c-di-GMP-I riboswitch aptamer from uncultured Colwellia sp., 83 nucleotides, folded computationally. The source organism's lineage runs through Bacteria, Pseudomonadati, Alteromonadales, Colwelliaceae and Colwellia. Its mean pLDDT, the model's own confidence on a scale to 100, is 83.
RNA sequence: GCUUAAUAAGGGCAAAUCUAAUGAAAGUUAGAGACGCAAAGUUACCGGUCUAACGGGAAACCUAUGAUAGCGGGACUGCCAAA
Numbered sequence: 001g002c003u004u005a006a007u008a009a010g011g012g013c014a015a016a017u018c019u020a021a022u023g024a025a026a027g028u029u030a031g032a033g034a035c036g037c038a039a040a041g042u043u044a045c046c047g048g049u050c051u052a053a054c055g056g057g058a059a060a061c062c063u064a065u066g067a068u069a070g071c072g073g074g075a076c077u078g079c080c081a082a083a
Stems, first nucleotide, its partner, number of pairs: 004081001012037002017032006035070001041076003045073003048068003055062002
């Protein structure tokens, strides 16, 4: 340097749920909390999924400029250990 994620140690993150704030909603943020995670670090570039305020429509419904990186892929970065 490359590959791998079995094992050890030290650490890291934090699902559901509850409370508060925020938002039209999906959701997000903070605290509590741990289902899990070796990239559950960063990034909406591609596909998927969620929401549908505005807009369109007679209505049903459609629509992302809103979200989701803990749905998959891509890109960038990275701790310890082993071979």